[in-house]
RNA sequence: GACAGAGUAGGCGGUCUUGCGUUAAGUGCUAAGGGAUGGGACGUUGCCCUUAGACGAAAAGCUCCUUGAGCUUGCGGUAAGCCGUUGCGUUCGCUGUC
Numbered sequence: 001g002a003c004a005g006a007g008u009a010g011g012c013g014g015u016c017u018u019g020c021g022u023u024a025a026g027u028g029c030u031a032a033g034g035g036a037u038g039g040g041a042c043g044u045u046g047c048c049c050u051u052a053g054a055c056g057a058a059a060a061g062c063u064c065c066u067u068g069a070g071c072u073u074g075c076g077g078u079a080a081g082c083c084g085u086u087g088c089g090u091u092c093g094c095u096g097u098c
Base pairs, nucleotide, nucleotide: 001098002097003096004095005094010086011085012084013083014082016081017080018079019078020076021075022074029053030052031051032050033049034048035047039092040091041090042089043088059073060072061071062070063069064068
C1' cells in the first nucleotide's frame, strides 16, 4: 500500500423466564429542551431522559379468617432478562492475508 474481517446505540422475532398494569401506569403520537451513541474524531439515521399537549384499553373465574388479601386464565402495539437474527456515513485505529 492492496484485499478481507471484527466491534456501538438500536431494530425485528420467540410454544422461553421473571415482573408491572388491568383502581390505567406503560406503549404509540406531537412540541420544546437535554443526553448517550463501533477504540478516537466529526456526524447522520435511529435511541434514551425531562416537561407539556392530544388520543386511549378487557376482563373473567375461584379461594379465604371478606371495608380486604390471594390464586388461576386472559388482556396490554407492557418492562427487564435470555436466545436467534440484523446493525455506523467519512477518517484514523484494531485483527488477518499478501
Predicted 3D model of a 98-nucleotide RNA (THF (Tetrahydrofolate) riboswitch aptamer) from a Bacillota bacterium. It matches the Rfam family "THF (Tetrahydrofolate) riboswitch aptamer". The family has 101 seed sequences and 747 matches in Rfam 15.1. About the family: Tetrahydrofolate (THF) riboswitch was first reported for Ames et al. as an RNA motif in 5' untranslated (5'-UTR)regions of folate transport and biosynthesis genes in Firmicutes genomes. Its mean pLDDT, the model's own confidence on a scale to 100, is 79. The sequence was found by an Rfam model in a public genome assembly. The source organism's lineage runs through Bacteria, Bacillati and Bacillota.